[in-house]
């Protein structure tokens, strides 16, 4: 050090639900446990999501309405990379 046990201390909490922020995706808190040995940390590459603003395009006298395109939003529990980390059976 690679590796991860029907160990051991603990730890983290998916679907729902309830409040709560947000235009959405999703966030936050609390109940919950599907799972996780990095399901700790960082949105840097790559995927998925959203689509408020912009842009075009349409319909409309207009306010606005609808489509399509967009991340500067979002996700690290989708993959890659970087960075720290508990424990110790067997190889």
């Nucleotide at each position: 050090u690679c590796c991860g046990a029907u160990a051991a201390u603990g730890g983290c909490a998916a679907a729902c639900c309830u409040g709560u922020u947000g235009a959405a995706a999703a966030g936050c808190a609390g109940g919950g446990a599907c799972g996780c040995a990095a399901a700790g940390u960082c949105a840097u590459g790559g995927g998925u999501c959203u689509a408020a603003a912009g842009u075009u395009g349409u319909g409309g006298a207009a306010a606005c309405g609808c489509a399509a395109c967009c991340a500067u939003g979002a996700u690290c529990g989708c993959c890659a990379g970087a960075c720290c980390g508990c424990c110790g059976a067997a190889g």